[in-house]
Context: one part of a larger RNA
């Protein structure tokens, strides 16, 4: 100097990115406890108060015989202190997310991620579908739509608009395109035969193969959003100004609905007003002009939980003002 411990005037987070760490709380009895709430909880809420021994009594209780237990009441004793060490919740108040208990990244992430239970769509009638396998076979299932398999979403409350034009999936089948296959004109090679020759040429064999016919899909015609997904642009106008409830006009399939909103979304942005604080980029509550919110890729809400994030306060303290001593153990000297 370095670690670990232990104490500290006076102040008490001024430290810090942030109360990180330490402190403080703390057992049991007795009062006594709030919004809010799904009525169960919130709750040990919060905030008080006693708590050793010794003496008499007074109720309860336990007893065959030794032995009791728990509660009180009144008096005394002793110490700085009686859950006399140790073991043993710090608490409040507003926000976010996710309902909950669980689960994850063995060896930097434990979460707001994943899961849930509840919604819902969707295939499936049984040799189900779905899966594994080259098959036999399995699984699903010794189940049978209250049943299984697949997506989304994710307790609960209150809901969940509008677009089928693209994509997808379902249905439909007149006509349009279309595969092998079936068909077999028609050329071509060959040459008996025929011609003075040039060339023409039956059958046969070889080759190519053209109408014709012919599924399923595509095209086409419908339905489908808890299917992929999508949900506008100009200009104008009221008796002060501003603003437009109103008109006009172009687009589109449809033009954002109810909620919520500078938000885990907000570029301008430390928007603006308000509370908090002497002072507040972070907080809360409003406004809405939403660069770019928005309704099961949910929307808003919500009592409980949460080793989850975030701002406030009370208790508390060497986190600080500012350090300082002490013990142990290194370091460091001798040996």
């Nucleotide at each position: 100097c370095c670690g670990u411990u232990g104490u500290u005037a006076a102040g008490g987070a001024a430290c810090u990115c942030g109360g990180c760490a330490a402190a403080a709380u703390g057992a049991c009895c007795c009062c006594g406890u709030a919004a809010c709430u799904u009525a169960g909880g919130g709750a040990u809420a919060a905030g008080g108060g006693g708590u050793g021994c010794c003496u008499a009594c007074u109720g309860a209780u336990c007893a065959c015989g030794a032995u009791u237990u728990c509660a009180g009441u009144a008096g005394g004793c002793c110490g700085c202190a009686g859950u006399g060490a140790a073991a043993c919740g710090g608490c409040c108040c507003a926000a976010g997310c996710g309902a909950c208990u669980g689960u994850u990244u063995a060896c930097c992430a434990a979460a707001a991620a994943c899961a849930c239970a509840g919604g819902u769509c969707u295939c499936u009638g049984c040799u189900a579908a779905a899966g594994c396998g080259c098959a036999a076979g399995c699984u699903g299932a010794a189940g049978u739509a209250u049943a299984g398999g697949g997506g989304c979403u994710g307790a609960c409350g209150c809901c969940u608009g509008c677009c089928c034009g693209g994509u997808g999936c379902u249905c439909g089948a007149a006509g349009g395109u279309u595969a092998a296959g079936u068909a077999g004109a028609a050329g071509u090679g060959u040459u008996a035969g025929c011609g003075c020759a040039a060339g023409c040429a039956a059958a046969g064999c070889a080759u190519u193969g053209a109408a014709a016919u012919u599924a399923a899909g595509c095209c086409c015609g419908a339905g489908u959003g808890a299917a992929c997904g999508g949900c506008g642009g100009c200009c104008g106008u009221a008796a002060c100004u501003a603003u437009a409830a109103c008109g006009g006009u172009c687009c589109u399939a449809a033009g954002g609905u109810a909620g919520c909103g500078a938000a885990a979304u907000u570029c301008c942005u430390u928007g603006u007003c308000a509370g908090g604080u002497a002072a507040g980029u972070u907080c809360u509550g409003a406004c809405c002009c939403g660069c770019a919110u928005g309704a099961a890729u949910g929307g808003c809400g919500u009592a409980a939980c949460g080793a989850c994030u975030u701002g406030g306060g009370c208790a508390c303290u060497g986190u600080c003002u500012c350090a300082a001593c002490a013990a142990c153990g290194g370091a460091c000297c001798c040996g």